[in-house]
Order: sequence, then C1' cells, then structure tokens
RNA sequence: GGGAUCUUAGCUCAGUAGGUUUAGAGCGCUUGCUUGACAGGCAAGAGGUCAGCAGUCCGAAUCUGCUAGGUCCCA
Repeated sequence: GGGAUCUUAGCUCAGUAGGUUUAGAGCGCUUGCUUGACAGGCAAGAGGUCAGCAGUCCGAAUCUGCUAGGUCCCA
C1' cells in the first nucleotide's frame, strides 16, 4: 500500500434478507424484603442517541459512502 472481517448497556453477547409500541439476555450495579450480621434467596429499578459523520428511504442497529479503532490475509 491492497483486501476481508468486527465495533450494540460496566463486562460477555443476541438481534442484520429495513417496518409496525417500546432495542434485548446473562453477569455486574442500585434500592427494598428476608438475617443479629454477611452470604444466599425474593422483588423492583437504573443504565445504550446500536463506534463517529453523512447519504438513501415514508421508515435504518440493519442498506451505501467516508472516518476511527480491533483482528486476520496478501504485498
């Protein structure tokens, strides 16, 4: 320098042949109950502008372009 692939909650991931209302799970976190206390258990809750910018569309996490970062291949 050329190419492929990935980027979704604090962590690990699901959801990608666009569709109706909301973006989900497990773990973690917070609060309450339970206990003498802890652990455990139960209940409730917070947390994400889906890497960033722009485009297409009535409608984008999902399609297109560029940028950034990770992994791999070729030179």